[in-house]
RNA sequence: UCUUGGAAAAGGCAAACCUAGGAAAACCUGGGGACGCAAAGCCACGGACCGGAAAACACUGGUAGCCGGGUUGCCGAA
Repeated sequence: UCUUGGAAAAGGCAAACCUAGGAAAACCUGGGGACGCAAAGCCACGGACCGGAAAACACUGGUAGCCGGGUUGCCGAA
């Protein structure tokens, strides 16, 4: 350094729900809260799903904590 995984150490994030706000909605943001997470950091490229519109195809918005992929990162027991 790479692969690998998370024993130890240092930490990190934050589901459901409650609350205030934004949005037509899905959903998002702040505060509270922890189900969990070795990338539950970031990216809508592919698939899937959700909302709007819609006969269908297409269009448009969303979910990265649905999967795959890309990219950056802590530690170094085995």
Molecule: c-di-GMP-I riboswitch aptamer
Organism: Desulfobulbaceae bacterium